The RNA shown here (Archaeal signal recognition particle RNA) has 312 nucleotides and comes from a Thermoproteota archaeon. A source record names the gene ffs. Rfam family: Archaeal signal recognition particle RNA. Its Rfam clan is "SRP clan". Gene Ontology terms of the family: signal recognition particle, plasma membrane targeting and SRP-dependent cotranslational protein targeting to membrane, signal sequence recognition. Of the family's consensus pairs, 95% are formed in the model. Its mean pLDDT, the model's own confidence on a scale to 100, is 76.
RNA sequence: CGGCAGGUAGGCUCGGGGGGCUCGUCAUCCCCUGUAACCCGAAACUGGCGACACGCGGGGAGCUGAUAACCGUGGGGACAGGGCUGCUUCACGUAGCUAGCUAUGCAGGGUCUGUGAAGGCCAUGCCUACCGGGCGGGUGUAGUGGGAGGCAUCCAUCGAAGGAGGGGUGUGUCCGCCUAAUUACCGAACCCCGCUAGGCCCGGGAGGGAGCAGCGGUAAGGUAAGCUACCCGCGUUGGUGGAGCAUAGCUGGAGGGUAAACCCUGCGUAAGCCGGCUGCGUUGACAGGGCUCGAUCCCCAUGGGGCUGCCG
Numbered sequence: 001c002g003g004c005a006g007g008u009a010g011g012c013u014c015g016g017g018g019g020g021c022u023c024g025u026c027a028u029c030c031c032c033u034g035u036a037a038c039c040c041g042a043a044a045c046u047g048g049c050g051a052c053a054c055g056c057g058g059g060g061a062g063c064u065g066a067u068a069a070c071c072g073u074g075g076g077g078a079c080a081g082g083g084c085u086g087c088u089u090c091a092c093g094u095a096g097c098u099a100g101c102u103a104u105g106c107a108g109g110g111u112c113u114g115u116g117a118a119g120g121c122c123a124u125g126c127c128u129a130c131c132g133g134g135c136g137g138g139u140g141u142a143g144u145g146g147g148a149g150g151c152a153u154c155c156a157u158c159g160a161a162g163g164a165g166g167g168g169u170g171u172g173u174c175c176g177c178c179u180a181a182u183u184a185c186c187g188a189a190c191c192c193c194g195c196u197a198g199g200c201c202c203g204g205g206a207g208g209g210a211g212c213a214g215c216g217g218u219a220a221g222g223u224a225a226g227c228u229a230c231c232c233g234c235g236u237u238g239g240u241g242g243a244g245c246a247u248a249g250c251u252g253g254a255g256g257g258u259a260a261a262c263c264c265u266g267c268g269u270a271a272g273c274c275g276g277c278u279g280c281g282u283u284g285a286c287a288g289g290g291c292u293c294g295a296u297c298c299c300c301a302u303g304g305g306g307c308u309g310c311c312g
Base pairs, nucleotide, nucleotide: 001312002311003310004309005308006307010064011063012062013061014060015033016032017031018030019029023050024049025048026047027046038059039058040057041056070304071303072302073301074300075299076298077297078296079294081293082292083291084290085289087288088287089285090284091283092281093280094279095278096277097276098275100273101272102271103269104268105267106266107265108264109263110262111261112255119251120250121249123247124246125245126244127242128241129240130239131238132237133236134234135233136232137231138230140227141226143177144176146175147174148173150171151170152169153168154167155166157164158163182225183224184223185222186221192217193216194215195214200209201208202207
């Protein structure tokens, strides 16, 4: 070195990765992921270690004909998950430029008009002045040395009484005149009038007187109706004149208006609001991109990987 035999003395597996922590490493902690595949114990005021680090203590299971089990390396692919990063993007800050909106100033234009401008004529409405009508309310419903009676009172005359007649004044009834101004009813126990039964008085009688009840007529006044010169009012109506506005019509045939408000355009103003672009910063975000780590799976290539006995 090779061959044969042995079968577990031995070897190997029972997870890996990221974060965190650390001088570094593993574990306890958090997260992702895999296997047929462990159990118990302690551990962050830490547990074991030192690039030969990549757990510690105790126990257990499984694989293993060694060209084995098993452990790697390189390359490629799929891909869970993670980290970094101003390269893009976003946010933020900063500098500059620029647009818009609000507010506001100036200028110009617009708003009406052939579905008919200016102008002219006419009518209606509103307003107003004046003159009438109507309605409602108020007020008033009188006046008059005109005539004829009556009554009261004063004066004077006559008479035998009751009484008779005359003059003046006042009052009120009737008639007349006038007025815008009438009618009906009620209305004075007495201090209004008239007629006055009965009764009373004067008287010889005739006749007359006062006068109660009652009746009638009236005053002041009241009720109802009517009328009402005059006054006030009315959501009523007519006429004439006037200025302006509005409306409709006729005519006319091209301008009118600009006081305000609103709209549009342009040029600004100062302040506020707000958007965009460019540059810088890298404070933040990790959405994209880039870099990177990477469990697990697949493919290719390849490496590592003992002992005992016998023989050559």